[in-house]
RNA sequence: AAAAGCCUGAGGACAGCUGACGCCAGUAUGGUGAGGAAAGUCCCCUCUCCUUGGCAGGGCCGUGCCUGCAUAAGCAGGCGUCCCGAGAGGGAAGGCAACGGCACGAGAAAUCUACGGAUCGGGUCAAUAGGGUGAUGAUAAAUCUGACGUUCCCCGCUUUCCGAUGGGAAGCCGACCACGGUAGAGCAAGUCUAAACAGAUCCUGUGAGUCUGCCACGAGGAUCGGGUAAGACGCAUCAGUCGAAUGCUGUCAGCCGAAAGGUGAACAGAAAGGGGCUUACUCCAGGCAUUU
RNA sequence: GGGAGCAUGGGGUAAUCAGGCUAUCCUAGCGGGCUCCAGACCCGUAGAUCUGGGUUCGAAUCCCAGUGCUCCCA
Numbered sequence: 001a002a003a004a005g006c007c008u009g010a011g012g013a014c015a016g017c018u019g020a021c022g023c024c025a026g027u028a029u030g031g032u033g034a035g036g037a038a039a040g041u042c043c044c045c046u047c048u049c050c051u052u053g054g055c056a057g058g059g060c061c062g063u064g065c066c067u068g069c070a071u072a073a074g075c076a077g078g079c080g081u082c083c084c085g086a087g088a089g090g091g092a093a094g095g096c097a098a099c100g101g102c103a104c105g106a107g108a109a110a111u112c113u114a115c116g117g118a119u120c121g122g123g124u125c126a127a128u129a130g131g132g133u134g135a136u137g138a139u140a141a142a143u144c145u146g147a148c149g150u151u152c153c154c155c156g157c158u159u160u161c162c163g164a165u166g167g168g169a170a171g172c173c174g175a176c177c178a179c180g181g182u183a184g185a186g187c188a189a190g191u192c193u194a195a196a197c198a199g200a201u202c203c204u205g206u207g208a209g210u211c212u213g214c215c216a217c218g219a220g221g222a223u224c225g226g227g228u229a230a231g232a233c234g235c236a237u238c239a240g241u242c243g244a245a246u247g248c249u250g251u252c253a254g255c256c257g258a259a260a261g262g263u264g265a266a267c268a269g270a271a272a273g274g275g276g277c278u279u280a281c282u283c284c285a286g287g288c289a290u291u292u
Numbered sequence: 293g294g295g296a297g298c299a300u301g302g303g304g305u306a307a308u309c310a311g312g313c314u315a316u317c318c319u320a321g322c323g324g325g326c327u328c329c330a331g332a333c334c335c336g337u338a339g340a341u342c343u344g345g346g347u348u349c350g351a352a353u354c355c356c357a358g359u360g361c362u363c364c365c366a
Base pairs, nucleotide, nucleotide: 001292002291003290005288006287007286008285009284010282011281012252013251014250015249016248017247021033022032023031024030025029035267039278040277042276043275044274045273046272047186048185049184052216053215054214055213056212057211059182060181061180062179063178064079065078066077067076068075069074081092082091083090084089094177095176099174100173101172102171115163116162117161118160120156121155122154123153127151130148137144138143190233191232192231193230199224200223201222202221203220209217254263255262256261293365294364295363296362297361298360299359302319303318304317312349321337322336323335324334325333342358343357344356345355346354
């Protein structure tokens, strides 16, 4: 220097032009008006409606340890374990005492028992090597002892080892356990004004009440159908609209290049607001690591 | 704008809910047989888990992210 990477930051300034862009105001004009993700809609909060209360259970969600911040979601730092990567770096994770599961294979998959083999110890009827020409036992040997013993078979209270499998043989996982949290729905929530109308069926004090049980309370609920369906609020701190405005041009910063000159982007477009997570992108800046 | 669900050969589907053997069946396709020819019928054959990553010994199935499609809501 180049290549292909990783992490972090940043994602700009000014001027002019109109308005056939929006809004506001003191209206010849002035002010102001998209993002780091406005996105995915995965979470939390504000807000709103709805839910009869208490206890217990179930369901669902989360999970290394310590410290700090935050109402929370979550984030940051430190300490370790495991996985991926050549590295920078990235990611994952509560537990196996009890209950349940682990295809095929394997003796066995959680039971430390059973099975097979070897060793060791014990045993007896029959069979059967060997045995006073010395079995067996002790001992390093010399040596001592003096009648049983090998194979087969049976037993295993007490010994030790091996067994072809498999990801794993002191393992892994769960609807199981521990701790913590938790009604439901979402601005098309919902509130108000106006307008309009037609009810029917079913359940229900023999108990409606949307996870279950018990106790308490005690009157409504479900489905189908008809009519009306216009507007305002919700909606904000000079963005604040409802087929939803935020435009165009130029110059500069920055970057490349010796210069001339080039480039000045990409992803993407608010919809009640705020916060977090995730995903998408690189005209650029800083740092790290690998190769040549 | 908000919410819910789905994706398996060309088409329709099973296995997903408690992960396990070569991913099932029907139909369409191709080759052969039968037939004068075609259909029907018989025999054989190819073809798929939306994409990427993770968990796990093992993923169509579980988890995360993305893509596409469908449905509901004043």